[in-house]
């Protein structure tokens, strides 16, 4: 330099045009307990940035940024 893939709560994974963006772990509150652990209930928390297409974008297109793989 070229090609490809990825970027979503603190972490790790879902969601491939229509929804209140979902789960697990972690965090906080409550229940339980003599106290803790375990268990149960609840709460908060995210789509890398800027444009475009569309009635509607996490999803499709372009550019940029970042991480990775291959080739040279």
């Nucleotide at each position: 330099g070229c090609u490809c893939c990825c970027g979503u709560c603190g972490u790790u994974c879902a969601a491939u045009g229509g929804a209140u963006a979902g789960g697990a772990c972690a965090g906080c509150u409550c229940c339980c307990u003599c106290c803790g652990a375990a268990g149960g209930a609840g709460c908060a928390a995210a789509u890398g940035c800027a444009g475009g297409u569309u009635c509607g974008a996490u999803u499709c297109c372009u550019g940029c940024c970042g991480a990775g793989a291959g080739c040279a």
The prediction has a mean pLDDT of 81. Predicted 3D model of a 72-nucleotide RNA (transfer RNA) from Parcubacteria bacterium C7867-001. Rfam family: tRNA. The family's RNA type in Rfam is transfer RNA. Taxonomically the source falls in Candidatus Parcubacteria (Bacteria, Bacteria candidate phyla).